This is a predicted structure of a 74-nucleotide RNA (transfer RNA) from Tumebacillus permanentifrigoris. Its Rfam family is "tRNA". The family's RNA type in Rfam is transfer RNA. Its mean pLDDT, the model's own confidence on a scale to 100, is 80. The sequence was found in a public genome assembly.

[in-house]
RNA sequence: CGGAACAUAGCGCAGCUUGGUAGCGCGCUCGCCUUGGGAGCGAGAGGUCCAGAGUUCGAAUCUCUGUGUUCCGA
Numbered sequence: 001c002g003g004a005a006c007a008u009a010g011c012g013c014a015g016c017u018u019g020g021u022a023g024c025g026c027g028c029u030c031g032c033c034u035u036g037g038g039a040g041c042g043a044g045a046g047g048u049c050c051a052g053a054g055u056u057c058g059a060a061u062c063u064c065u066g067u068g069u070u071c072c073g074a
Base pairs, nucleotide, nucleotide: 001073002072003071004070005069006068007067010026011025012024013023020057028044029043030042031041032040050066051065052064053063054062
């Protein structure tokens, strides 16, 4: 320099193909249980989806630009 993939909750990821309420596991908080802790059970909180712009009634999802990480090639 050229190409590709990825960016979503504290962590790991799904959802994007086919636009229509943002989810799962772990973790966290509270309660039950226990002598206590752990495990188990129940409930809950937590994310304007990397940034900006565009299209649309409606964008995590489509389009463009930028940023970051990783990989391939020169």